[in-house]
Description: Predicted 3D model of a 175-nucleotide RNA (Lysine riboswitch aptamer) from Caproicibacterium amylolyticum. It matches the Rfam family "Lysine riboswitch aptamer". Rfam links the family to the GO term lysine biosynthetic process. The organism belongs to Caproicibacterium, within Bacteria. Model confidence (mean pLDDT): 82 of 100.
RNA sequence: ACAACAGAUAGAGGCGCGGAUUUAAGAAGUAACGGACAUGAGGCUGCCAAAGCUGAUGAGGGUUUGUGAAAGGGAAAUUCGCCGAAGGAACAGCAUGGCAGGCUGCUUUCUGGUUGUGUCUGUGAAAAUCAGUUCAACUGUCGUCAUAGAAAUAUGAUGGAGCGCUAUCGGCAGU
Numbered sequence: 001a002c003a004a005c006a007g008a009u010a011g012a013g014g015c016g017c018g019g020a021u022u023u024a025a026g027a028a029g030u031a032a033c034g035g036a037c038a039u040g041a042g043g044c045u046g047c048c049a050a051a052g053c054u055g056a057u058g059a060g061g062g063u064u065u066g067u068g069a070a071a072g073g074g075a076a077a078u079u080c081g082c083c084g085a086a087g088g089a090a091c092a093g094c095a096u097g098g099c100a101g102g103c104u105g106c107u108u109u110c111u112g113g114u115u116g117u118g119u120c121u122g123u124g125a126a127a128a129u130c131a132g133u134u135c136a137a138c139u140g141u142c143g144u145c146a147u148a149g150a151a152a153u154a155u156g157a158u159g160g161a162g163c164g165c166u167a168u169c170g171g172c173a174g175u
């Protein structure tokens, strides 16, 4: 000086990821509550079961009328934490009679990122959004090949994945 192997620190991708608050919309003249009319036996929890409560002193739904919300989600602004940021699936636990749903997990696994009235499915008030699948495009990174160049590098093609990539620092088998 090089350098297998691992470590620490700091960064990059870009309509980058996630959280919080406020404002106006929208949800919606909807849900709910009250009145009137007619009908007439069921109704109450996300579903099933059990139990309980309630109902002809009228359940439930319908028509009409009066009053009349809210949450999730989206937009804008501000702000916080960050670059497996984060999201999905499985499994385990919690509570339950069971399922769904919810929360938690240094558990396992998948996804580099973004976009699209694209495809299909679900969510939802919704050609919004979100999630998954699939297709296409753009883009960052490293490798390989070709061309140009003294070189750094640039262009094109192609492939992989974030347990990646870049920079710095130190440790250390070995040469």
Stems, first nucleotide, its partner, number of pairs: 001175002005171001007169005014083001016082008032067006039060001042054003046099003086111005091105004112139005118134001120132003141160008